[in-house]
A computed fold for an 87-nucleotide RNA from Gracilibacillus thailandensis, annotated as c-di-GMP-I riboswitch aptamer. Taxonomically the source falls in Gracilibacillus (Bacteria, Bacillati, Bacilli, Caryophanales). Its Rfam family is "c-di-GMP-I riboswitch aptamer". Rfam links the family to the GO term cyclic-di-GMP binding. RNAcentral holds the sequence, with entries from Rfam. Model confidence (mean pLDDT): 85 of 100.
RNA sequence: AAUAGAGAAAGGCAAAUCUAUUGAAAAAUAGAGACGCAAAACCACAGAUCUAAAGUGAAAAUUCACAAUGAUGGCUGGGUUACCUGA
Numbered sequence: 001a002a003u004a005g006a007g008a009a010a011g012g013c014a015a016a017u018c019u020a021u022u023g024a025a026a027a028a029u030a031g032a033g034a035c036g037c038a039a040a041a042c043c044a045c046a047g048a049u050c051u052a053a054a055g056u057g058a059a060a061a062u063u064c065a066c067a068a069u070g071a072u073g074g075c076u077g078g079g080u081u082a083c084c085u086g087a
């Protein structure tokens, strides 16, 4: 430097759920909590998925459809960077 990741060591992250706050929602943040993770670190570039506020249309009394500029990196690909170990 490349490559690999153990029923190992050090260090790390934290699903569901609960509480609080924010938000139209999806969801996010903080605390508790661990299902899992060797990139479960970062980037919405491509695909995918979720929501549907503004707006548009229909409808008719607050309903339905479309709608991403919102969200998910712990859905996949791609890009960038990095800790430990050499069994």
Base pairs, nucleotide, nucleotide: 004085005084012037013036017032018031019030020029021028022027035074041080042079043078045077046076047075048072049071050070055066056065057064058063

The model forms 95% of the base pairs in the Rfam consensus.